[in-house]
RNA sequence: GGCGUCGGGCAAACGGUCGCUGUGGUGCCUUCGGGCCCAUGGAGGAAAGUCCGGGCUGCACAGGGCAGGGUGCCAGGUAAUGCCUGGGAGGCGAGAGCCUACGGAAAGUGCAACAGAGAGCAGACAGCCUAAGAGCGCGGUUCGCCGCGGUCCGGUGAUGGUGAAAGGGUGCGGUAAGAGCGCACCGCGCGAGUGGUAACACGUCGCGGCUAGGUAAACCCCACCCGCAGCAAGGCCAAAUAGGGGAGUCAUGGCGUGGCCCGCGUCGCUCCCGGGUAGGCUGCUUGAGCCACGUGGUGACACGUGGCCCAGAUGAAUGACCGUUCUAGACAGAACCCGGCUUAUGACCGACCCGAUCC
Numbered sequence: 001g002g003c004g005u006c007g008g009g010c011a012a013a014c015g016g017u018c019g020c021u022g023u024g025g026u027g028c029c030u031u032c033g034g035g036c037c038c039a040u041g042g043a044g045g046a047a048a049g050u051c052c053g054g055g056c057u058g059c060a061c062a063g064g065g066c067a068g069g070g071u072g073c074c075a076g077g078u079a080a081u082g083c084c085u086g087g088g089a090g091g092c093g094a095g096a097g098c099c100u101a102c103g104g105a106a107a108g109u110g111c112a113a114c115a116g117a118g119a120g121c122a123g124a125c126a127g128c129c130u131a132a133g134a135g136c137g138c139g140g141u142u143c144g145c146c147g148c149g150g151u152c153c154g155g156u157g158a159u160g161g162u163g164a165a166a167g168g169g170u171g172c173g174g175u176a177a178g179a180g181c182g183c184a185c186c187g188c189g190c191g192a193g194u195g196g197u198a199a200c201a202c203g204u205c206g207c208g209g210c211u212a213g214g215u216a217a218a219c220c221c222c223a224c225c226c227g228c229a230g231c232a233a234g235g236c237c238a239a240a241u242a243g244g245g246g247a248g249u250c251a252u253g254g255c256g257u258g259g260c261c262c263g264c265g266u267c268g269c270u271c272c273c274g275g276g277u278a279g280g281c282u283g284c285u286u287g288a289g290c291c292a293c294g295u296g297g298u299g300a301c302a303c304g305u306g307g308c309c310c311a312g313a314u315g316a317a318u319g320a321c322c323g324u325u326c327u328a329g330a331c332a333g334a335a336c337c338c339g340g341c342u343u344a345u346g347a348c349c350g351a352c353c354c355g356a357u358c359c
Stems, first nucleotide, its partner, number of pairs: 001354002004352005010346001012325007020042006027036003044331001048342002051340005056230004068226005073087005088102001089100004103221002108219002110215002125160002127156003133152002136149005168186006187210001188208005193202003234282004244273005253267005289308008326329001
């Protein structure tokens, strides 16, 4: 010096004045609704996105299965997780370090554009070869055939070319030319052994010439997990000139039933009942809580002891102004509560890496 890496806490500080809101008070006032006074608490690391996991609440539920969804190397942590910690394997980086949906493709199905001869029990465009088979020409001939050249058929996966990918690599042998065709070494697969809780590792041994290409955030298979809804959940109280049910028939009430009596209906009055709107209360913040120390563990974390109480609003508070200082202050505002992840964001501190220079 680095637009290198990793980790950590902080979230302008201090004082004054005036508000808003929760709680406590043996305080004062009150029209009983509340008001005043005093003391004290009052946003975040992400309160955000609402993407996961739980608590809590209601409904459903013997058990099992199907469908659907999710997770996916191993072990541990945890209330639980798709999170975290440690490890393995693969990859990236010069390094500190970082990234990974990382089970199964020797069950099945599908897909692979373009290019290319050929893309899956592959393939002959160029190139290479002419051994097997069939003709032709020339030469030789002991007339049985032999040699050379070229054609058809054929062989080849070594060379070129195409492609993201062309059915292990190097060498020697082999061959007409070639080829795991054969062999050695390397690689790969399977089995055993050893180490490890395991993932996995190991030139320790044996077997297989390699049959088994890729793709599962394609269908699928395997293993494991998952009931549904959410604080507008749910519970309680409960107004009226609203509305429902029941009883009484009270001045033997009014009206209807063609008149009258009984009866019935209806209206009114009195009493009772439950539902429930407005509204109010609750759920509501003491909790998988925070801090310090100790113990165990590589660690996530667990346990023990001591201390602390740290927002709870509901038109919804957490603010405004003034003064001083500095580096002049980013992203951003709780709404049932926690644990994570992700995204936004300011300045600082520590450890480490790389490069240059000096001693």
Molecule: Bacterial RNase P class A
Organism: Lysobacterales bacterium